[in-house]
Context: one part of a larger RNA
RNA sequence: GAGUAACGAGAGAUAGGUGAAAACCCUAUCCGCCGAAUGACCAAGGUUUCCUGUCCAACGCUAAUCGGGACAGGGUAAGUCGGCCCCUAAGGCGAGGGCGAAGGCCGUAGUCGAUGGAAAACAGGUUAACAUUCCUGUACUUCCUAUUGCUGCGAUGGAGUGACGGAGAAGGCUAGAUCAGCAGGGCGAUGGUUGUCCCUGUUUAAGGCUGUAGACUUGUAUUUUAGGUAAAUCCGGAAUACUUUAAGUCGAGAUCUGAUGACGAUUGAUUUUUUAAAUCAAGAAGUGAUUGAUGCCACGCUUCCAAGAAAAACUUCUAAGCAUAAGUAGUAGGGAACCGUACUGCAAACCGACACAGGUGGUCAGGUAGAGAAUACUAAGGCGCAU
Numbered sequence: 001g002a003g004u005a006a007c008g009a010g011a012g013a014u015a016g017g018u019g020a021a022a023a024c025c026c027u028a029u030c031c032g033c034c035g036a037a038u039g040a041c042c043a044a045g046g047u048u049u050c051c052u053g054u055c056c057a058a059c060g061c062u063a064a065u066c067g068g069g070a071c072a073g074g075g076u077a078a079g080u081c082g083g084c085c086c087c088u089a090a091g092g093c094g095a096g097g098g099c100g101a102a103g104g105c106c107g108u109a110g111u112c113g114a115u116g117g118a119a120a121a122c123a124g125g126u127u128a129a130c131a132u133u134c135c136u137g138u139a140c141u142u143c144c145u146a147u148u149g150c151u152g153c154g155a156u157g158g159a160g161u162g163a164c165g166g167a168g169a170a171g172g173c174u175a176g177a178u179c180a181g182c183a184g185g186g187c188g189a190u191g192g193u194u195g196u197c198c199c200u201g202u203u204u205a206a207g208g209c210u211g212u213a214g215a216c217u218u219g220u221a222u223u224u225u226a227g228g229u230a231a232a233u234c235c236g237g238a239a240u241a242c243u244u245u246a247a248g249u250c251g252a253g254a255u256c257u258g259a260u261g262a263c264g265a266u267u268g269a270u271u272u273u274u275u276a277a278a279u280c281a282a283g284a285a286g287u288g289a290u291u292g293a294u295g296c297c298a299c300g301c302u303u304c305c306a307a308g309a310a311a312a313a314c315u316u317c318u319a320a321g322c323a324u325a326a327g328u329a330g331u332a333g334g335g336a337a338c339c340g341u342a343c344u345g346c347a348a349a350c351c352g353a354c355a356c357a358g359g360u361g362g363u364c365a366g367g368u369a370g371a372g373a374a375u376a377c378u379a380a381g382g383c384g385c386a387u
Base pairs, nucleotide, nucleotide: 012030013029014028015027016026017025031384032383033382034381039364040363041362042361045344046343049342050074051073052072053071054070055069059067060066079140080139081340082339083338086117087116091112092111093110097106098105099104121138122137123136124135125134141336142335143334144333145332146331147330148329149328150327151326152322153321157317158316159315160314165304166303167302168301171297172296173295176291177290178289179288180287181202182201183200184199185198186197187195203262204261207257208256214250215249216248219242220241221240222239223238224237225236227235228234263286266282267281268280269279270278271277272276305308350359351358366378367377368376369375
């Protein structure tokens, strides 16, 4: 220079409280903003920022009694969620091997590698802070052992399945929503409001039983067989007989059950730190209609050309082998380890040197108007973002 520029989009007001001190912290009442988000839930990243108590030097663009700041204590509970484990993709590594002055490069067998495949859990309650993890209730999966009955069992091999593109159309459902009915409550500080009035609620899962709307398909038996690296009763080929939508496979949803349970407006009792809070107990109604998805049946159907992963698990077949040491059905007992789990997550906690008007993948998707996830207003919920 200069007490100058600036104090980073934006709505706060009033009363009370705390305190040395309050525009800013807390509480209440109004008012305002977002609402295909400024709400809720995950992934990545961060790594204690979470909760409680105390503190205010520095940090916070002001102040601060407040804080994602300082100090201390506390907090993350799993057979079923995710990982690990099993399987493979692109790609990596790579015994032998090939090549190369050397370092090394390539690559077979193999071995790793998810962003994909593959067993199984829901509802309610609870904490200051965690919950599909704790508790209550009701389930499910897989493995081991024992026992009983029955039986050709058996793989690193064969076969099936797993197993997949784009677009379009119609159907059947459900979540949800709206209205009615029902239950409980209300009757107006100012003219009206016992009425065709107002407010609130009307919630319940997985699992089990069942196999519907619908989709697909000829199926069964016998004989035979140069194919499937060997074998096969399996798959494929051929023939014969019967059969032509019967039978079978898949399959949302609904009913019943789960549930004499839970939840539920409210009521009562007790206690305390008594403007209030906590604990315990009881507990009403809990139905129907309409509408309706971008969700489910299901990539099922139709259509098109650019012709749209693999392997394991699973089913089946036999080989070696075994003659139960295996398989299968029932019953009983037992096991299911380890790692993650707090909090944030369109942001003041991630990437941007900052508490930075920037950037950041996925899921959910209420109401009125509307073609609509546009737009406007709004519910739940969240904010008023620090001069």

Large-subunit ribosomal RNA, domain III from an uncultured SAR86 cluster bacterium, 387 nucleotides, folded computationally. It matches the Rfam family "Bacterial large subunit ribosomal RNA". Gene Ontology terms of the family: ribosome and structural constituent of ribosome. Its mean pLDDT, the model's own confidence on a scale to 100, is 81. It was read from a public genome assembly.